[in-house]
The RNA shown here (transfer RNA) has 66 nucleotides and comes from a marine eukaryotic metagenome. Its Rfam family is "tRNA". Rfam describes the family as follows. Transfer RNA (tRNA) molecules are approximately 80 nucleotides in length. Rfam classes the family as a transfer RNA. RNAcentral holds the sequence, with entries from MGnify. Model confidence (mean pLDDT): 83 of 100.
């Protein structure tokens, strides 16, 4: 100096409803399975404070990794 967000890989348009892909689970299909298609669940945004009507985003401290 950069990074930390779902089990994993990563977004979030420079403050305004936290999302995608893969994985998991369920359904369709199939003699069964895989593949394919549809759907569901899953998050104290590393931690603790501050500013604000509102913070993943801004400020301070702290921890971990490069």
């Nucleotide at each position: 100096a950069g990074a930390g967000u779902a089990g994993c890989u990563c977004a979030a348009u420079u403050g305004g409803u936290a999302g995608a892909g893969c994985a998991a689970c369920g359904g369709c299909c199939u003699c069964c399975a895989a593949a394919g298609c549809c759907g569901u669940a899953g998050g104290u945004u590393g931690c603790a404070g501050g500013u604000u009507c509102a913070a993943g985003u801004c400020c301070u401290g702290u921890c971990u990794c490069u």